[in-house]
The RNA shown here (TPP riboswitch aptamer (THI element)) has 97 nucleotides and comes from an Acidobacteriota bacterium.
RNA sequence: GAAUAGAAACAGGGGUGCUCCACGAAUGUGGGGCUGAGAAAAACCCUUCGCACCCGAACCGGAUAAUACCGGCGUGGGAAGUUUCCGAAGCGAAGCU
Numbered sequence: 001g002a003a004u005a006g007a008a009a010c011a012g013g014g015g016u017g018c019u020c021c022a023c024g025a026a027u028g029u030g031g032g033g034c035u036g037a038g039a040a041a042a043a044c045c046c047u048u049c050g051c052a053c054c055c056g057a058a059c060c061g062g063a064u065a066a067u068a069c070c071g072g073c074g075u076g077g078g079a080a081g082u083u084u085c086c087g088a089a090g091c092g093a094a095g096c097u
Stems, first nucleotide, its partner, number of pairs: 006085005011047004016041001017034007053078003059072004089097003
């Protein structure tokens, strides 16, 4: 600068891998690198209008030092909300959607 229908409060739901070094009997602890919004941060993301996340999955294809790294699977099956305010439209007595 442009675009954008959201904003706040309280409450809730999630994921935390791969790899290298050091210590250690081991579970593990500390530090570095990779991807990412986030890899235990009192942070990040998501809350049915459901780009959070889970299942399938020790799946399939492609990359990588390696990985749940990218894509498929997926118009699949699950998955956590109330109130108030704001905007638009419709109905309307209040108000509701």
The sequence was found by an Rfam model in a public genome assembly. Rfam family: TPP riboswitch aptamer (THI element). Rfam describes the family as follows. Vitamin B(1) in its active form thiamin pyrophosphate (TPP) is an essential coenzyme that is synthesised by coupling of pyrimidine and thiazole moieties in bacteria. Its mean pLDDT, the model's own confidence on a scale to 100, is 76. Taxonomically the source falls in Acidobacteriota (Bacteria, Pseudomonadati).